RNA sequence: GGUCGCAGCGCGGGAGAGUCCGUUGACGCGGCGCCGAAGAGGCAAAUCCUCCCCGGAAACUUUCAGGCAAAAGGACCGCGCGGGUUGG
Repeated sequence: GGUCGCAGCGCGGGAGAGUCCGUUGACGCGGCGCCGAAGAGGCAAAUCCUCCCCGGAAACUUUCAGGCAAAAGGACCGCGCGGGUUGG
C1' cells in the first nucleotide's frame, strides 16, 4: 500500500402466530390463546497430564421485550458504498 473480515448506510428478497371474546363510529383498549427471525436472558460437550473454579455457541431454549389484517419492523442472504483499527 492492497485485499478479506467487521461497525454503519442504501437497494432487493425475507417466515411464524387469533376469520377468538368483550368494548369503541373507528384507531384503539381489556381478556384469553398463540408466534420467534429485532433486542434481551439461559445452557452442554470439546477445551487440561489429572482435579477444582472460571470461561464455553446458536437459527437451540426462555418468551422479558416485540409480534399475531395491512403498514412498519424483521434474524439471515445478495448487490453496492463504506469509516475506523491495536485483528488475520
Background: Glycine riboswitch aptamer from Actinoplanes xinjiangensis, 88 nucleotides, folded computationally. It matches the Rfam family "Glycine riboswitch aptamer". From the family's description: This family represents the bacterial glycine riboswitch. The source organism's lineage runs through Bacteria, Actinomycetes, Micromonosporales, Micromonosporaceae and Actinoplanes. It was read from a public genome assembly, where an Rfam model found it. Of the family's consensus pairs, 90% are formed in the model. The coordinates come from a structure-prediction model, not an experiment, and the mean pLDDT is 79.